[in-house]
Molecule: transfer RNA
Organism: Candidatus Moranbacteria bacterium UBA2282
RNA sequence: CCCUCUGUCGUCUAGUCAGGUCUAGGGCGUUCGCCUUUCACGCGAAAAACAGUGGUUCAAAUCCAUUCAGAGGGG
Numbered sequence: 001c002c003c004u005c006u007g008u009c010g011u012c013u014a015g016u017c018a019g020g021u022c023u024a025g026g027g028c029g030u031u032c033g034c035c036u037u038u039c040a041c042g043c044g045a046a047a048a049a050c051a052g053u054g055g056u057u058c059a060a061a062u063c064c065a066u067u068c069a070g071a072g073g074g075g
Stems, first nucleotide, its partner, number of pairs: 001074007010028004020058001030046005051067005
């Protein structure tokens, strides 16, 4: 210098191929409430995310370009 892959709640992850409805869903965790003499368990609820920018489109987490970060390969 070139190529490929990855980036989504605190954490792990589904969804992207093939744009739209589906509350952006699920596991663990956190907080609150119920239960319990108390804790734990169990039940219920809440908070919490699409790496940044630009573009295409009526509409973008999803498509395109670029930047950033990480991983791998080539020269």